[in-house]
This is a predicted structure of a 72-nucleotide RNA (transfer RNA) from a Candidatus Pacearchaeota archaeon.
It matches the Rfam family "tRNA". By type it is a transfer RNA. Its family is annotated with triplet codon-amino acid adaptor activity in the Gene Ontology. About the family: Transfer RNA (tRNA) molecules are approximately 80 nucleotides in length.
The sequence is in RNAcentral, with records from ENA.
The organism belongs to Candidatus Pacearchaeota, within Archaea.
RNA sequence: GGGCCUGUAGUUUAAUGGAUAAAACCUCCGGUUUCGGCCCGGUGGAUCGAGGUUCGAUUCCUCGCAGGCUCG
Numbered sequence: 001g002g003g004c005c006u007g008u009a010g011u012u013u014a015a016u017g018g019a020u021a022a023a024a025c026c027u028c029c030g031g032u033u034u035c036g037g038c039c040c041g042g043u044g045g046a047u048c049g050a051g052g053u054u055c056g057a058u059u060c061c062u063c064g065c066a067g068g069c070u071c072g
Base pairs, nucleotide, nucleotide: 001071002070003069004068005067006066007065010025011024012023013022018055026044028042029041030040031039048064049063050062051061052060
């Protein structure tokens, strides 16, 4: 340098063009407990960036960025 794949909460995964982006762990608050843990309830937090297509994009297309695999 060429080809392919991936990119969503702090982490691990969902959402195959349509209602408020869902859940687990996690943070914080409360309940329970003599205290803590377990358990229960609530709470906070995300679509890699810029364009395009579309009535509508996490999803499709282009370019870029980052990571991985592979060829030379």